Description: SAM riboswitch aptamer (S box leader) from a marine eukaryotic metagenome, 125 nucleotides, folded computationally. Its mean pLDDT, the model's own confidence on a scale to 100, is 76. It matches the Rfam family "SAM riboswitch aptamer (S box leader)". Gene Ontology term of the family: regulation of gene expression.
[in-house]
RNA sequence: UUAUCAAGAAAGAUGGAGGGAUUAGGCCCGUUGAAAUCUUGGCAACCAACUUUAAGUUCCGAUAACUAUCGGGAUUGGAAAACCGGUGCCAAUUCCUAAUUCCGAAGUAAUUCGGAAAAAGAUAA
Numbered sequence: 001u002u003a004u005c006a007a008g009a010a011a012g013a014u015g016g017a018g019g020g021a022u023u024a025g026g027c028c029c030g031u032u033g034a035a036a037u038c039u040u041g042g043c044a045a046c047c048a049a050c051u052u053u054a055a056g057u058u059c060c061g062a063u064a065a066c067u068a069u070c071g072g073g074a075u076u077g078g079a080a081a082a083c084c085g086g087u088g089c090c091a092a093u094u095c096c097u098a099a100u101u102c103c104g105a106a107g108u109a110a111u112u113c114g115g116a117a118a119a120a121g122a123u124a125a
Stems, first nucleotide, its partner, number of pairs: 001125005010040005018029003022099005041090003046086002051080003055076009094120001100117007
């Protein structure tokens, strides 16, 4: 910088009180065992590799004769399957709301409500 973030997927061992990114609020998870580490298993399909198949582009050959048919190859690419390997992930939408801007509505105003896009964060390339 780009893409994705409403789906999906847990057991055991060690450990011993925290955890859900930050700040605030809420709501949850946790001594029926949190974080962390390890083992095994699983989910997913970003990368890599591989298979099938629609479509596009293009090259070669044949027929034919200016455009088409057939055969073969290259490439782009949608979809599907599969997945040994490189990552990731396996409570709750990124747990929810706010933290910036814009739009609309109400209000004299402060402000409140609704919507959109960002920002922040996570993962991959």